[in-house]
RNA sequence: AUCAAUUUUUGGCAAACUUGUUCGAAAGACAAGGGCGUAAAGCCACCAGUCUAAGGAUGAAAAUCUAGGAUAGUGGGGUUGCUGCA
Numbered sequence: 001a002u003c004a005a006u007u008u009u010u011g012g013c014a015a016a017c018u019u020g021u022u023c024g025a026a027a028g029a030c031a032a033g034g035g036c037g038u039a040a041a042g043c044c045a046c047c048a049g050u051c052u053a054a055g056g057a058u059g060a061a062a063a064u065c066u067a068g069g070a071u072a073g074u075g076g077g078g079u080u081g082c083u084g085c086a
Base pairs, nucleotide, nucleotide: 012038013037017033018032019031020030022029023028036073042079043078044077046076047075048074049071050070051069055066056065057064058063
C1' cells in the first nucleotide's frame, strides 16, 4: 500500500403521522414537532426505475399518452467525510 473478515465510542441524519397566516397544477419540497429506520439515510439528476400531468397531443365525451416537473430513504454511478478490537 492492497484485499478479505470482524468490531463500533462520541455523535449524525430523520420514515409514518400532526401542524403551517409556506411554495407548487400535482407529485412533492420547505419549517416545527415526532423517532420508522439508517454505516454514508452526507452531497450531485449522469443512467435506469417509480410518481405527477400544468402545458401539449388524441378524443363527441369519459379519458389516454407525454417531463422541461419530482424522487439521492428505489438501484447504479460520481464525489466528500467519521470511528478503530485486530